[in-house]
RNA sequence: AGUUUGAUCAUGGCUCAGGAUGAACGCUGGCGGCGUGCUUAACACAUGCAAGUCGAACGAAGCGCUACCGACAGAACUUUUCGGAGGGAAGAUGGUAAUGACUGAGUGGCGGACGGGUGAGUAACGCGUGGGCAACCUGCCCCAUAGAGGGGGACAACAGCCGGAAACGGCUGCUAAUACCGCAUAAAAAGGAACUGCCGCAUGACAGUUUCUUCAAAGAUUUAUCGCUAUGGGAUGGACCCGCGUCUGAUUAGCUGGUUGGCAGGGUAACGGCCUACCAAAGCGACGAUCAGUAGCCGGCCUGAGAGGGCGGACGGCCACAUUGGGACUGAGACACGGCCCAAACUCCUACGGGAGGCAGCAGUGGGGGAUAUUGCACAAUGGGGGAAACCCUGAUGCAGCGACGCCGCGUGAGUGAAGAAGUAUUUCGGUAUGUAAAGCUCUAUCAGCAGGGAAGAAGAUGACAGUACCUGACCAAGAAGCCCCGGCUAACUACGUGCCAGCAGCCGCGGUAAUACGUAGGGGGCAAGCGUUAUCCGGAUUUACUGGGUGUAAAGGGAGCGUAGACGGUUAUGCAAGUCUGAAGUGAAAGCCCGGGGCCCAACCCCGGGACUGCUUUGGAAACUGUGAAACUGGAGUACAGGAGGGGCAGGCGGAAUUCCUGGUGUAGCGGUGAAAUGCGUAGAUAUCAGGAGGAACACCGGCGGCGAAGGCGGCCUGCUGGACUGAAACUGACGUUGAGGCUCGAAAGCGUGGGGAGCAAACAGGAUUAGAUACCCUGGUAGUCCACGCCGUAAACGAUGAAUACUAGGUGUGAGGGAGUGAAACUUCCUGGUGCCGAAGCAAACGCAUUAAGUAUUCCACCUGGGGAGUACGUUCGCAAGAAUGAAACUCAAAGGAAUUGACGGGGACCCGCACAAGCGGUGGAGCAUGUGGUUUAAUUCGAAGCAACGCGAAGAACCUUACCAGGCCUUGACAUCUGACUGAAUACUGGGUAAUGCCAGUAGGCCUUUGGGACAGUCAAGACAGGUGGUGCAUGGUUGUCGUCAGCUCGUGUCGUGAGAUGUUGGGUUAAGUCCCGCAACGAGCGCAACCCCUGUAUUCAGUAGCCAGCAGGUAAAGCUGGGGACUCAGAAUAGACUGCCCGGGAGAACCGGGAGGAAGGCGGGGAUGACGUCAAAUCAUCAUGCCCCUUAUGGUCUGGGCUACACACGUGCUACAAUGGCGUAAACAAAGGGAAGCGAGCCUGCGAGGGGAAGCGAAUCCCAAAAAUAACGUCCCAGUUCGGAUUGCAGUCUGCAACUCGAGUGCAUGAAGCUGGAAUCGCUAGUAAUCGCGGAUCAGAAUGCCGCGGUGAAUACGUUCCCGGGUCUUGUACACACCGCCCGUCACACCAUGGGAGUCGGGAAUGCCCGAAGCCGGUGGCCCAAUCGAAAGAAGGGAGCCGUCGAAGGCAGGCCGGAUGACUGGGGUGAAGUCGUAAGAAGGUACCC
Repeated sequence: AGUUUGAUCAUGGCUCAGGAUGAACGCUGGCGGCGUGCUUAACACAUGCAAGUCGAACGAAGCGCUACCGACAGAACUUUUCGGAGGGAAGAUGGUAAUGACUGAGUGGCGGACGGGUGAGUAACGCGUGGGCAACCUGCCCCAUAGAGGGGGACAACAGCCGGAAACGGCUGCUAAUACCGCAUAAAAAGGAACUGCCGCAUGACAGUUUCUUCAAAGAUUUAUCGCUAUGGGAUGGACCCGCGUCUGAUUAGCUGGUUGGCAGGGUAACGGCCUACCAAAGCGACGAUCAGUAGCCGGCCUGAGAGGGCGGACGGCCACAUUGGGACUGAGACACGGCCCAAACUCCUACGGGAGGCAGCAGUGGGGGAUAUUGCACAAUGGGGGAAACCCUGAUGCAGCGACGCCGCGUGAGUGAAGAAGUAUUUCGGUAUGUAAAGCUCUAUCAGCAGGGAAGAAGAUGACAGUACCUGACCAAGAAGCCCCGGCUAACUACGUGCCAGCAGCCGCGGUAAUACGUAGGGGGCAAGCGUUAUCCGGAUUUACUGGGUGUAAAGGGAGCGUAGACGGUUAUGCAAGUCUGAAGUGAAAGCCCGGGGCCCAACCCCGGGACUGCUUUGGAAACUGUGAAACUGGAGUACAGGAGGGGCAGGCGGAAUUCCUGGUGUAGCGGUGAAAUGCGUAGAUAUCAGGAGGAACACCGGCGGCGAAGGCGGCCUGCUGGACUGAAACUGACGUUGAGGCUCGAAAGCGUGGGGAGCAAACAGGAUUAGAUACCCUGGUAGUCCACGCCGUAAACGAUGAAUACUAGGUGUGAGGGAGUGAAACUUCCUGGUGCCGAAGCAAACGCAUUAAGUAUUCCACCUGGGGAGUACGUUCGCAAGAAUGAAACUCAAAGGAAUUGACGGGGACCCGCACAAGCGGUGGAGCAUGUGGUUUAAUUCGAAGCAACGCGAAGAACCUUACCAGGCCUUGACAUCUGACUGAAUACUGGGUAAUGCCAGUAGGCCUUUGGGACAGUCAAGACAGGUGGUGCAUGGUUGUCGUCAGCUCGUGUCGUGAGAUGUUGGGUUAAGUCCCGCAACGAGCGCAACCCCUGUAUUCAGUAGCCAGCAGGUAAAGCUGGGGACUCAGAAUAGACUGCCCGGGAGAACCGGGAGGAAGGCGGGGAUGACGUCAAAUCAUCAUGCCCCUUAUGGUCUGGGCUACACACGUGCUACAAUGGCGUAAACAAAGGGAAGCGAGCCUGCGAGGGGAAGCGAAUCCCAAAAAUAACGUCCCAGUUCGGAUUGCAGUCUGCAACUCGAGUGCAUGAAGCUGGAAUCGCUAGUAAUCGCGGAUCAGAAUGCCGCGGUGAAUACGUUCCCGGGUCUUGUACACACCGCCCGUCACACCAUGGGAGUCGGGAAUGCCCGAAGCCGGUGGCCCAAUCGAAAGAAGGGAGCCGUCGAAGGCAGGCCGGAUGACUGGGGUGAAGUCGUAAGAAGGUACCC
């Protein structure tokens, strides 16, 4: 920072941004430097190497060289008789001696205890830190002192023989030493005894004297030295002991037998139960023993502001280990990684008899794993071992190799370059972006590559690295960029594809046809030889809070008290100095960290100096505070004394009212109960009533946010016993206090046990009702129980949801207890103490609220909390008779759960108000027939839309064709319509013919304008494509329009104020209104959209004008007639004014608004009607009025023609018409409107037809003419209550009109026919006055076709007590778990799928112990009749040693029963999760029975 909400604040969890890593994985990969690299199987290992060296310790052997000797050999040369002879070299061989930078085996010495590896074990004096050692050792090294005399006997090697496959061994014999063994010497040393001195906390140490006993030695040699022995000291290294520190679990609470101590002895380098015998019975543990789990520890590393948290890989220190377990030997040092013995497992060899081995050294192999390197070079350097040294050895080490594993550095070019190229993407088609980017031009050369030179590291020589680092030269922009991201957090956006699919996702969440969230592309952002992901750690997280949190309601105060340990603790002076403060010293290894320098070109890295290492120890000092010792005080606390108050507790006794029951009397048919009933009781006498009796339980009134108690709780009266608090006074004690883990006690109701008791009430149960059901609510009964005694249980929303104590911090007002003062008393006032309530300041608090009875300010102590669910569940343990209680998890799952407050909405919450909302009335619908619309069904098609109110006589103000969108069939394809291009034609247009169902198609006739004579305008045909066209989809992409709440009175804003905030205020309140209309009040003051008014019609009057209207008066005139002259009086029509404003009066009201009444007036309180519809709601309706984005069709979803359909018909619904009749029907004759329409029109009179109509025709574009008759009504006549003289459906025949055309499918007319229907169930609609009802008239649409729609007038009512109820609405308030807002939310069983988990007859394997058995190697002890060179002894033998045997101990192993944890298990229990399953409706509103424990 994101995420709970409509929004808010707070709580709270989850998640992200940062840093880090021995990492791994994905994509990518130029160079160099410095680091680093099996985290897993302490799994198994082939092969090579990793510890040897010394000949100046020793003997023998071999080899080389030298010398000599012996036997060979026989050259050169000399000589020669040429046969030879002499000569004796080289060579080869044997021996001896000397010699050697020689070789390897053996004896011997030193070293193999270092170096190197690993982290299994270990929770420990193992490690860290600081001490102790008066309890110790120390090879090689250094210093010092002293010494090395003289002897002896062996054993390897070797030789021979023997055994064995081998490993190896045996026997006999020879031999050397710095190997081994005596003896001598003994200053010193060690041990014993005695004495003296001195020191230490102590055990005791030290020094000195006397005395006794004991122990040495080795040589080599180049003569320089190096070795050897004894002793002392030093240095180094080690052993042991102690203080402190060092993970988790109490669902591990008790552990322990050498255990704890002592004494004696043994053992050790040394102390010690280390070991043995004996004695005592101790020791450890809540300050966490024991047990279990986990773990090497530290310097340090990572993170963090720090405090902390996590880690312990590399480097350094310590420890432990070396296949597993045990053991000792040797040695200065080991219980020994590359030594030994034994046991076990494994591997290998084998002749089957036996043997060999141990990479957790360096490489390397297999295996495991997500994963980790070369079977490299060199001892050149540093270091180690041996040696006098040369030197040898050294997988330590130095280097190289591999890996972007990490850190650091460098490069992949720089400058210029707009025709803003091409390409790509997008686009509103203009452009925009990529982008100075590229190309082009001018430069440069780091790295890599090539060539030349060439270090330091080395002290005199010696260089693995390495021809390396580095330097120089030439050369070419060439060889060198990717990865992730782009919805918010979080820097970065468009297009296409996809269509809850595919997919993404760290959290919130994206995707259901316009996805900045998926995939791709373009563009952009970030980092860069890397970038992302995953894993882990710290941080953010003050989310375990020491720094630095909380607990009334969010998670969280124990149900209450007493009290143990512990923690904390009043006043005064004083001592000590443990804590505390201060100075000094030691230590706090190095590396690391920080600072300052320096070296690699820089950096990483390395070097030097300083700081720091916050700690521990020792020591000097201080004495305020804490502590502690002793002394004192009275204020805290307590005791004693004097009082009054009280449902405090326990026990015993007493009382009246009422219910029920029993007995008796009176009395008669019902009682009882409910919303209404029924079950039940009652004629066998109930209920009612009177009298008497029995029994149990509870105590009306008083009674009160009054009293008492620690809480639970306590209520009639009296008595006894008993606890506590309070007030007063101030005698006594002298800090005796507070809190309180464990512990103990008390603890409502229900429940349990035993025994009583039982009137009323009443779980369970039964019956009756209610209901869809009703295992409930209601009713009638009714058992446990409720009551008592004794004993358990130990829990409650045990609540003030608030632990206890102390002190302090404004007030006001009640109430109950006691006391003081004002006065003599009462009353009253006032004050003090300790209770109990309310209101309220500061302060606190998320808010609500708390507020001297704190949730304020502080201190002390205890308890408790750390997301929701799983779960107060499981397992384990403790308690309980049981029920159950206490303690109390995890897996898994969610991104929330929860608190307070806000605005709405809602309520079978409340208050107020309104509306034909109900009521009061009038007339209807629902029943019939028909008309019309809809559903359904049917159909080739019955085109489409509208769907509660607010779809259904609606779009449609009018479907025979057309309309027409639907169906069947035929035909056209730049198209029926628009714009553009080219070519051709000349018209366009009208008419005719053929053919067809019709269009299409074919043929013919007539027929123009301008002109510069090219052509143009215009039109047609043809061609090509851009395009046309679509009543195709999406009203959930939209505009526009409309409906609805609703003509309801509301909806908002600015500034101010209040609130942390959402928000509130204003707009609420008191009145009033039709109204948020107005008035008053008010932290509000104003304003806007609505209301009202302004507009239209109508109601009255006046004025002006007076035709097509009118005609009173005047005149003319007709058969009649405003017909004519004329007139404006009247009606009327047109225009302009006036009028009504609570203006006037009375009363009410607040001296208001306003209301009631009255006057005047045509009209009176809005006069009546209309138009006018606020912010918004319903993803309301409409893509089929129109417009329009996107998608779709393009010889068809376009166009056109004929025919059909939209008119179907078992049925259902809505809206209407006509009726059912006498307030009527029919007939005759008579009267009175308004508003409209009329030229493709209205059409008079006249003629004709029964009639619809027809013929003909005047007038009229209309205040002139026509439609046009108004009807109901009134009058007269008739009908006489019937399916009728009601009603008119249906049907037949005939005929009329419109129209190309009335078959499907029109409307009239005449005659005939004469259906249902006798006032309509449940239910439901309209209407409050010129209204309902009733009566006719007109118009739009329209060729024709209204019972519909829109208008007009005529006649003309009834009723409204009233607002309880139904519906809708408004305001305020209240509750809320709702906010998609009650058509909301939500619970549980059941069914299905998946997941984890408990129980489970058991089964399987594991771990640590215990007991018993067996008992290897080995140390120790014992032992004899065995064996033995050195010394002693003349010998026998002795000393001493060895093997053997025995014993204790003793590993592995065996047996046994328990314990601990794990896996698995038929079946079973609950739990969790899962778009649309079942049953109900428990909860949230009074949730429909208030909810809850």